[in-house]
Context: one part of a larger RNA
RNA sequence: GAUGAACGCUAGCGGCAGGCCUAAUACAUGCAAGUCGGACGGGAUCCAGAGUAAGCUUGCUUACUUUGGUGAGAGUGGCGCACGGGUGCGUAACGCGUGAGCAACCUACCCAUAUCAGGGGGAUAGCCCGAAGAAAUUCGGAUUAAUACCGCAUAACAUUGUUGAUCUGCAUGGAUUGACAAUUAAAUAUUUAUAGGAUAUGGAUGGGCUCGCGUGACAUUAGCUAGUUGGUAAGGUAACGGCUUACCAAGGCGACGAUGUCUAGGGGCUCUGAGAGGAGAAUCCCCCACACUGGUACUGAGACACGGACCAGACUCCUACGGGAGGCAGCAGUAAGGAAUAUUGGUCAAUGGACGGAAGUCUGAACCAGCCAUGCCGCGUGCAGGAUGACUGCCCUAUGGGUUGUAAACUGCUUUAGUCGGGGAAUAAACCUACCUUUGUAAAGGUAGCUGAACGUACCCGAAGAAUAAGGAUCGGCUAACUCCGUGCCAGCAGCCGCGGUAAUACGGAGGAUCCGAGCGUUAUCC
Repeated sequence: GAUGAACGCUAGCGGCAGGCCUAAUACAUGCAAGUCGGACGGGAUCCAGAGUAAGCUUGCUUACUUUGGUGAGAGUGGCGCACGGGUGCGUAACGCGUGAGCAACCUACCCAUAUCAGGGGGAUAGCCCGAAGAAAUUCGGAUUAAUACCGCAUAACAUUGUUGAUCUGCAUGGAUUGACAAUUAAAUAUUUAUAGGAUAUGGAUGGGCUCGCGUGACAUUAGCUAGUUGGUAAGGUAACGGCUUACCAAGGCGACGAUGUCUAGGGGCUCUGAGAGGAGAAUCCCCCACACUGGUACUGAGACACGGACCAGACUCCUACGGGAGGCAGCAGUAAGGAAUAUUGGUCAAUGGACGGAAGUCUGAACCAGCCAUGCCGCGUGCAGGAUGACUGCCCUAUGGGUUGUAAACUGCUUUAGUCGGGGAAUAAACCUACCUUUGUAAAGGUAGCUGAACGUACCCGAAGAAUAAGGAUCGGCUAACUCCGUGCCAGCAGCCGCGGUAAUACGGAGGAUCCGAGCGUUAUCC
């Protein structure tokens, strides 16, 4: 000097930041991922109209039927749920950083270009009926739709096979192009103009893989290795590869530290330092890993998937004992642990995300507010005058006085911060709606309107009144600041040297002084 700090004493305000470093311990409760009716079948409820029947209060009520509107909950289907958010257990590793490579690869949505969309089929959820169960849930029957599912047709710049040409690379080879054969596709919706569908190529974005170098401690760890090292063949993968398998060979790594053990997420950065270095890895950003523990795959463009599935395990809960349910290292919050770390808050107004043609819905991402002197920064606690240096008090004294001290009283002034009253933002311009212009539509441009959680906040104006606001540590030397009293190697102090045994500037108190100041000290850790 620094800190994600803690503790002690003290404490007026604001701005900006930060806030479980310990138990990756266990979790009550609520919320954190949905959305689309412009994909589909459907339709509870309510409203309006008409008809029929009954009742009677003779124009109302009830019931049923029907027409139109509304359109809850659930379901099929699509897209999303692989993002965003959390944590640092594991990992000493191609994990990370940096520089290269893939002639060995994938990429939903988005953009560009080209081509296509013909004609059929059978189901199933839901609804309805029935059954089992305490529940979770399950079973049977009948029936129905789709952009759900399945054939058929069409078929290339796609894929596979056969066979040519040209160009090219250090190379396994690659690029372009031709012929023949085989294989592979689609979906429609509505407000009729939009959206969507299939295939191919290219782009963009994101990812996968490989390599060089760098990236802890211990040699009181010296040998390690059997899919091990290489080859051939096959399988597998989006893709290379012992990735896997069969066979063959006997290799491969190691004092330039293999193997083992311990520790640890890595980096941008942060702290310190003249630098070189050393230390750290909170907040923010990038990468990685994980989601009760261990394992597995499914779906999908993408996961071996935090709020998905299955199995095993530990734990917790419900049970009618037959059987079931759960996973806060999301945001709050609880218990425990600890020296120690906050509200079961508001809003989607902005930014961003998902879905949707849109309106919009969802969003504990985010933006805000609350708590905490945890830090940094700013402001205030008044200003001027006022000496018989006042009376008095404390303290000291050589008893003359000195000091507290311009300090106070007193006089005048001001009103920042705070309080009260009044006014009152920016953050918002888009989307969208209406109108206008250009234009073949689409679309673009313009004008107006709509929308603020924070918030009656910031800010501005006004009013009153010095009013509401100072402490902490230290005073032997290092180190700025000294006397008296008490104590008497006691009580105590102390970072080091060291103080204290009768005049202690070092202990305790007082007066005074010094340093910092809404803080000041102590402890811990780093340079």

The part of an RNA shown here (small-subunit ribosomal RNA, 5' domain) has 527 nucleotides and comes from an uncultured bacterium. The coordinates come from a structure-prediction model, not an experiment, and the mean pLDDT is 84. The full RNA is in RNAcentral, with records from ENA, Greengenes and SILVA.